[in-house]
């Protein structure tokens, strides 16, 4: 150089083009304990790698770049 996948909260992650984008773990506060663990109950935390594009509307579908994974040569 060249095919291919892959990016979404601190971590793994769900998401037919259609309500201000899920759940789990962790993180905060609260019940409850003599105190912790545990449980329940609550609450913050991503505007989606970046930058155009199409569309009434884009995490989702096009293109160009960027990491990182593979494969060829």
């Nucleotide at each position: 150089c060249u095919g291919g996948g892959u990016g979404u909260a601190g971590g793994u992650u769900a998401g037919u083009g259609g309500c201000u984008a899920u759940a789990c773990c962790g993180c905060c506060g609260g019940u409850u304990u003599u105190g912790g663990a545990a449980a329940c109950c609550g609450g913050a935390g991503a505007c989606c790698g970046u930058g155009g594009g199409u569309u009434c509307g884009a995490g989702u579908c096009c293109c160009a770049c960027c990491a990182c994974c593979u494969a060829g040569a």
A computed fold for a 73-nucleotide RNA from Richelia sp. RM2_1_2, annotated as transfer RNA. The coordinates come from a structure-prediction model, not an experiment, and the mean pLDDT is 81. Rfam family: tRNA.